RNAcentral holds the full RNA, with entries from SILVA. Small-subunit ribosomal RNA, central domain from a metagenome, 346 nucleotides, folded computationally.
Context: one part of a larger RNA
RNA sequence: UUGGGUUUAAAGGGUGCGUAGGUGGGACAAUCAGUCAGGGGUGAAAGUUUGCGGCUCAACCGUAAAAUAGCCUUUGAUACUGUUGUUCUUGAGUCAAGUUGAGGUAGGCGGAAUGUGAUAUGUAGCGGUGAAAUGCAUAGAUAUAUCACAGAACACCGAUUGCGAAGGCAGCUUACUAAACUUGUACUGACACUGAUGCACGAAAGCGUGGGUAUCGAACAGGAUUAGAUACCCUGGUAGUCCACGCCGUAAACGAUGAUCACUAGCUGUUUGCGAUAUAUAGUAAGCGGCAAAGCGAAAGCAUUAAGUGAUCCACCUGGGGAGUACGUUGGCAACAAUGAAACUC
Numbered sequence: 001u002u003g004g005g006u007u008u009a010a011a012g013g014g015u016g017c018g019u020a021g022g023u024g025g026g027a028c029a030a031u032c033a034g035u036c037a038g039g040g041g042u043g044a045a046a047g048u049u050u051g052c053g054g055c056u057c058a059a060c061c062g063u064a065a066a067a068u069a070g071c072c073u074u075u076g077a078u079a080c081u082g083u084u085g086u087u088c089u090u091g092a093g094u095c096a097a098g099u100u101g102a103g104g105u106a107g108g109c110g111g112a113a114u115g116u117g118a119u120a121u122g123u124a125g126c127g128g129u130g131a132a133a134u135g136c137a138u139a140g141a142u143a144u145a146u147c148a149c150a151g152a153a154c155a156c157c158g159a160u161u162g163c164g165a166a167g168g169c170a171g172c173u174u175a176c177u178a179a180a181c182u183u184g185u186a187c188u189g190a191c192a193c194u195g196a197u198g199c200a201c202g203a204a205a206g207c208g209u210g211g212g213u214a215u216c217g218a219a220c221a222g223g224a225u226u227a228g229a230u231a232c233c234c235u236g237g238u239a240g241u242c243c244a245c246g247c248c249g250u251a252a253a254c255g256a257u258g259a260u261c262a263c264u265a266g267c268u269g270u271u272u273g274c275g276a277u278a279u280a281u282a283g284u285a286a287g288c289g290g291c292a293a294a295g296c297g298a299a300a301g302c303a304u305u306a307a308g309u310g311a312u313c314c315a316c317c318u319g320g321g322g323a324g325u326a327c328g329u330u331g332g333c334a335a336c337a338a339u340g341a342a343a344c345u346c
Base pairs, nucleotide, nucleotide: 004317005316006315007300008299012314014201015200016199017198021194022193023192025088026087027086028085029084030083031082033081034080035077036076037075038074039073040072041071042070048066049065050064051063052062053061054060091191092188093187094186095184096183097182098181099180100179103177104176105175106174107173108172109171110154114150115149116148117147118146119145120144121143125136126135162169163168206247207246208245209244210243211242216240220236221235222234223233258313259312260311261310262309263308266291267290268289269288270287271286272285273284274283276281295302296301319346320345321344328339329338330337331336
């Protein structure tokens, strides 16, 4: 390279938008670029293959034929692909009327809990553990009641629920805003799919500047435990956790399963619509779950939400270690991230 693969054995990019490129629905006509057929030219010799011959054979040599991808030219064919033109509506989109939801951004408000402060009642313990101690407390703690302040998170509802491209999103409310679905056959008429490079978004932790700091809490201190205990347990506690703006760009970023389209038994639960009825029900569309047929799979299992059967495009894999390391380059304030070997070894 051909081929084979990517849920769990190596392997799906964290996610989207989208450039180039690749691929692309039905009908009619034209063209003949690709494609196919015929003719001509070229395709040196040697070599290769086949026949025959020459050295005693063979290697070797001679001779004849075959073969030669392809390229050029010419005459035709027109199904398919391309190109051009006309057209269609089922793919895609628009519009109208509805529906849905923790989708997003910004503002306002609320109660419970926690902590702190003040006042009052009240007196000797509280707290914590396997047991203790450190700690707090007669300068009046813990507990109880009232008031005030602060920050963070939103019990119940709550669900195998819902929304979002992913990350993710949950008190109530207002404004702005995005999306999906259903019905209609009203409009456009292939406008589509995928997508290298690129751009945007991207949990937590971390970084910069400025705020904030109730809780929890790396580091750190102390008390225990223990042979030791740089831990597990306890008492404290800084960064952080929160906000604004700017970086970082990684995760078991997981369904460990790329996107889109078509096809291939069913049963059952549920969410949101639709149109029917006899309001019991069954139907239908888009989701979210549980079983299970064919089929697939090494098996576990998957099974109309495929890991089945096919098509298009992208990404990735090629024994283990060395190693996601070294070097170089790019990005970053840094931490690091991205790209990414080899020697050697089994």
The prediction has a mean pLDDT of 87.